Small-subunit ribosomal RNA, central domain from an uncultured prokaryote, 350 nucleotides, folded computationally.
RNAcentral holds the full RNA, with entries from ENA.
Context: one part of a larger RNA
Order: sequence, then C1' cells, then structure tokens
RNA sequence: CUGGGCGUAAAGGGUGCGUAGGUGGUACGGUAAGUUUGAUGUGAAAGCUCCGAGCUCAACUCGGAAAAUGCAUUAAAAACUAUCGAACUAGAGGAUUGGAGGGGAGACUGGAAUUCUCGGUGUAGCAGUGAAAUGCGUAGAUAUCGAGAGGAACACCAGUGGCGAAGGCGAGUCUCUGGACAACUCCUGACACUGAGGCACGAAAGCUAGGGGAGCAAACAGGAUUAGAUACCCUGGUAGUCCUAGCCGUAAACGGUGCAUAUUUGCUGUAAAAGGAUUCGACCCCUUUUGUGGCGUAGCAAACGCGUUAAAUAUGCCGCCUGGGAAGUACGGUCGCAAGAUUAAAACUC
Repeated sequence: CUGGGCGUAAAGGGUGCGUAGGUGGUACGGUAAGUUUGAUGUGAAAGCUCCGAGCUCAACUCGGAAAAUGCAUUAAAAACUAUCGAACUAGAGGAUUGGAGGGGAGACUGGAAUUCUCGGUGUAGCAGUGAAAUGCGUAGAUAUCGAGAGGAACACCAGUGGCGAAGGCGAGUCUCUGGACAACUCCUGACACUGAGGCACGAAAGCUAGGGGAGCAAACAGGAUUAGAUACCCUGGUAGUCCUAGCCGUAAACGGUGCAUAUUUGCUGUAAAAGGAUUCGACCCCUUUUGUGGCGUAGCAAACGCGUUAAAUAUGCCGCCUGGGAAGUACGGUCGCAAGAUUAAAACUC
C1' cells in the first nucleotide's frame, strides 16, 4: 500500500456556515468523452508456457505456436456515467395561517437573603469545632426592632420537561431578533448531500485597559491536628468571581457514538401541535406528526450492551487509528501581550 477499523480495546474533528473537490431524483431526445465490440498497425530478439526436433539421456541448442493483460488509428453500439437541449415534482426551497419555547441582544423594574452604616431596646457573652484555639465583644457585641446603602444570585414553579449548532440558556415587563414545528393549498423546479483549506461561534481558568466589589474565595496570615502537616478542620483574607471593550481557543467541549438519506416487528411514559369523536362548551378518548425518555423483536456485538433517537441493513462525503514508553514531548513553522495553543518527529528502550 492493500485490507480492517473508530460507544468502552488505538481511533469522530468542540460546534456550525461554507469554497474547491467528491457524490447526486423522475422521464424524453441529441452527442459519443468514459464504456462495450470488431478490424488494422505496433507491442525487437532472447527468456517464460505449450507442441515438436537434434546432441546416447538431461542440462543445452533449434523450429513452431502461444503470450505480450498495452498503445495508436479506424468502424460500429448507445444500456449506464458524462455532456447538450427541452420537461416533471416525490428531494430542496419559498409564500399563507398558527401555536409552543430558560434561543439571542438591549433597556427598565421586583422581592427574599447575606454583609455593612445609622438609630432604639438590652447585657455578657458570641462565633467556631471531634474537642479546642486564633477571631469578635463592657469603646456595649451576639440577639431583636426600625431606617438606609451596595453588590451578586434569582427559592417555590422545576419535570430523564423546554430551547439552542455546540459552548450553553431559569425573577418579571417591554423593544429588537434567529431557528424549529404543524396545517392547508399555491409557487420555484434538482436549486441537493458532504465538505480538504477558509470563516464564525466556543464553559471555566488566565491576560490587557477601565469600572465595580455584598457574599464566596486560589495565594497569603494566624489557630488547631500531627512524628512532621508547606494539607484535610477553624478564624481572617487578596487576586478572581460581576460589568464594558479586547485577547486567549482549551475541557471527561461526553451520548466517550461525525453529517445526510432510505429501509426494517412492537409496547409504554412525557412535551407541543393538527385532525377526529364527544360535549352547551371543554377535559377524558382515538389517529397523525415533531421532539424527548424507558423496555424490548429481528439483526448486530469480544462481551457489556445497542435496538425506527441503531452500535441493524445500505449508500454518499469528511475526520481519525495502525504495539507500549520516550511524547502530544523536542526541533522548525504558524498564532498569542503572556500563559501557552496548534502542527508534530526521532534516537533509545521493552
């Protein structure tokens, strides 16, 4: 390389959009590039294979055939691929109507709680732990009542329930805005799928500048514990956590399962919608669709398990794997303010 693989053994890119490329629905006609068939030329000789002959045989030598899977020219075929023309509507998209939603952005508002400040009442403790101590408190704490300030997070509702491509999203109202879904017809007419590069988004931590700072809390300090205790426990406490603008670009970024399409027995829960039945009108009930769960048939699987949301059966495209360690390291390149990220070996060793 071929082959075989990627839930857990090595292996799915963090996620999307999309360029090139690859692949691509139904029916008709033309062309003939691929494709198929024939002919001609060529494909040196020797060798190989087969048949025969000559040295006594064999090796060897000679003759003939075959082979030379190829290339070129030419003639034909038109099913498939391609291409051109003109069509179709089952893929895809658009229009109309409609309901659901913590989807995104901005502005404003709210209550509970913690902390702090001021005032009242009130007196000796409070806090903390396995037990203590550090700490706070007669300069009046803790407790309790009233007033105020400020920041952050939104109890109950809340649900293997919803939305989002993923990261993620949860108090309320308003404004702007994206997507999915359903119904009914109508419109466009293959406009599609995937996607190397590329671009965009991307938790937390971290970085830069400016704000903010209630609580929590790396670092740090003290008290304990201990043989020691640079920890676990306690008292404090700074970055940070929050906002604005900009970087970083990584995670067990996980369903450890790439995306799309088609096919393949079922039962059951749940969210939303449409239709039906029923009703005064509804709910309950039935059917269908989209999503989200549980169990399970065939099948698959090393087993565990998966099982119409496939890890079944197939197709298209991309990414990735190829013994362990050295190593996701070194060097070089690219990116970054830095931290570092990304790309990515070898010697050696088992």